[in-house]
Context: one part of a larger RNA
């Protein structure tokens, strides 16, 4: 290289946007680059392979033929690729009208619970546990009741519900904005698929400058437990959780399952939208179209188990994988304020 893999054995890039490249709907005509026939010339001899022949055979040797699976010269063919053209609408896009939502950013408000702080009522205990103790209380604690202030976090509604490319997103209300889906079928006509680098978004922890800080709460202190307890239970408590800008770019970032199109038995839920019966109101039956769950034919699968949202039959691109350790290390190389990321062997072992 072939060739076979990639839900769980190795093995899908965290996810998008898009360059370059690979692939690309449906018909006329037209070329003839690939592509077929044929045919030029050349592919040295020797070797290999047929076939005759010489050494008594045989190795060996001599003709003589194929072969040398390539390049190259004309000529034909047009079915498929490619290229030019012209036309098409179903595929992608726009338009018009609708609909639902925790989709994004930003501003505002609000009500509970807690922490503090003053003030009032009381007066001996509270708190914590397995039980305790540390800790907190006569300088009035816990408890109540009023009154302020703070910060984070939105119960009930909440659902195998909804929205988003992931990551994620949940009191209300305006602002601004993205994006889906349904109907029409009016307009462009292949304008599509993917998608090495690129470029951008990316939980958490963590870094940088300012602020904030109630609760919780690494490190850290004390009480216990324990043989010991650098722990698991208990007091306390700093970074950080929070906010705005600027890194970090990593997760079991998982559906452990890339995009994307085409075909293949139902069933039974549930979100949205469209229609069509029915109805006295409220509900409600049927189709159809998009998600979003459970069972399940065929197929598939090493099995679990997938099964019209495939892990099924099939094409297109694009990432990966090659026995275990060593090691997602080392060195170099690029990025970073560090922290470290990314790319990434080998010796040696078994």
């Nucleotide at each position: 290289c072939u060739g076979g893999g990639c839900u769980u054995a190795a093995a899908g890039c965290g996810u998008g946007u898009g360059u370059a490249g690979g692939c690309g709907g449906a018909a006329g005509c037209g070329u003839a680059a690939g592509c077929g026939u044929u045919u030029u010339g050349u592919g040295a001899a020797a070797u290999c392979c047929c076939u005759c022949g010489g050494c008594u055979u045989a190795a060996c040797c001599g003709a003589g033929g194929a072969a040398u699976c390539g390049c190259u010269u004309g000529a034909c063919g047009a079915a498929c690729u490619g290229c030019g053209u012209u036309u098409c609408u179903u595929g992608a896009g726009g338009c018009a009208g609708g609909u639902a939502a925790g989709g994004g950013u930003g501003c505002g408000c609000g009500g509970a619970a807690c922490u503090c702080u003053u003030g009032g009522u009381g007066g001996a205990g509270c708190g914590g546990u397995g039980g305790a103790a540390u800790g907190c209380g006569u300088a009035g604690a816990u408890a109540u009741c009023a009154a302020g202030a703070g910060g984070a976090a939105c119960g009930c509604c909440g659902g195998u519900g909804g929205a988003g490319a992931a990551g994620u997103c949940g009191g209300c209300g305006c602002a601004c904005u993205g994006g889906g889906c349904c109907u029409g079928a009016c307009c462009u006509g292949a304008c599509g698929c993917u998608g090495a680098g690129a470029c951008a978004c990316g939980a958490a922890a963590g870094c940088g400058u300012g602020g904030g800080g109630a609760g919780c709460g690494a490190a850290c202190g004390g009480g216990a437990u324990u043989a010991g307890a650098u722990a698991c239970c208990c007091c306390g408590g700093u970074a950080g959780u929070c906010c705005a800008c600027g890194c970090c770019g990593u997760a079991a970032a998982c559906g452990a399952u890339g995009a994307g199109a085409a075909c293949u038995a139902g069933a039974c839920g549930u979100u949205g939208g469209g229609u069509u019966c029915a109805u006295u109101u409220a509900a409600g039956a049927g189709c159809u179209u998009a998600g979003u769950g459970u069972c399940g034919c065929a197929g598939c699968u090493a099995a679990c188990g997938c099964g019209u949202g495939a892990a099924g039959u099939u094409c297109u691109c694009c990432g990966c994988c090659u026995g275990g350790g060593g090691a997602g290390u080392a060195c170099g190389g690029c990025c970073g304020c560090a922290a470290g990321g990314u790319u990434a062997a080998a010796a040696c072992u078994c």

Small-subunit ribosomal RNA, central domain from a metagenome, 350 nucleotides, folded computationally. RNAcentral holds the full RNA, with entries from SILVA. The prediction has a mean pLDDT of 86.